[in-house]
RNA sequence: CAAUAAAAGGGCAAACCUGUCGAAAGGCAGGGGCGCAAAGCCAUGGGCCUAAAGCCCGGAAAGGGCUAUGGUUGCCAGGUUGCCGGUA
Numbered sequence: 001c002a003a004u005a006a007a008a009g010g011g012c013a014a015a016c017c018u019g020u021c022g023a024a025a026g027g028c029a030g031g032g033g034c035g036c037a038a039a040g041c042c043a044u045g046g047g048c049c050u051a052a053a054g055c056c057c058g059g060a061a062a063g064g065g066c067u068a069u070g071g072u073u074g075c076c077a078g079g080u081u082g083c084c085g086g087u088a
Stems, first nucleotide, its partner, number of pairs: 011036002016031006034074001040080003044077003047072003054066004
């Protein structure tokens, strides 16, 4: 310098419940704890979720379709920062 098991200290927090914001997906706060070594941070590429507004079908209403500019990093890549630590 590179790779790196266990343990300990500490960290995060799924489902679900409550409150709140949102059209929804979902976010935030509290409880909770399935899991996580980047489950820290960044929506850049792909995937996935939603469809208010917009456009289309419909004489219109009802209803339906398309679409992200809305989300998701606890779906996968990529970028970036980073804790403890024996042994070989």
c-di-GMP-I-GGC riboswitch aptamer from Neomoorella thermoacetica, 88 nucleotides, folded computationally. Its mean pLDDT, the model's own confidence on a scale to 100, is 81. The source organism's lineage runs through Bacteria, Bacillati, Bacillota, Neomoorellaceae and Neomoorella. Rfam family: c-di-GMP-I-GGC riboswitch aptamer. Rfam links the family to the GO term cyclic-di-GMP binding.